[in-house]
């Protein structure tokens, strides 16, 4: 300098391909409760997202374009 991939909550993930309603989806954690003489496993609740950022397209975007950031990785 070419290509190509990946970025979603404190961590790690599901959707993305074929746009779609409602509250973004699961586990860990993390707050509170059941339970127990406590404890731990359990079980039940709840907080927690500008969907990397921006900008078009659409009624409508996490999802499609397009520009940039950051990280892999193959190439020279």
């Nucleotide at each position: 300098g070419g290509c190509g991939g990946u970025g979603u909550a404190g961590c790690a993930u599901a959707g993305u391909c074929u746009g779609g309603u409602c509250u973004a989806u699961u586990g860990c954690g993390c707050a509170g409760g059941a339970c127990u003489c406590a404890u731990a496993a359990u079980c039940c609740u709840g907080a927690g997202g500008u969907c990397g950022g921006g900008c078009g397209u659409u009624c409508a975007a996490a999802u499609c374009c397009c520009c940039c950031c950051a990280c892999c990785g193959c190439c020279a």
Molecule: transfer RNA
Organism: Candidatus Woesearchaeota archaeon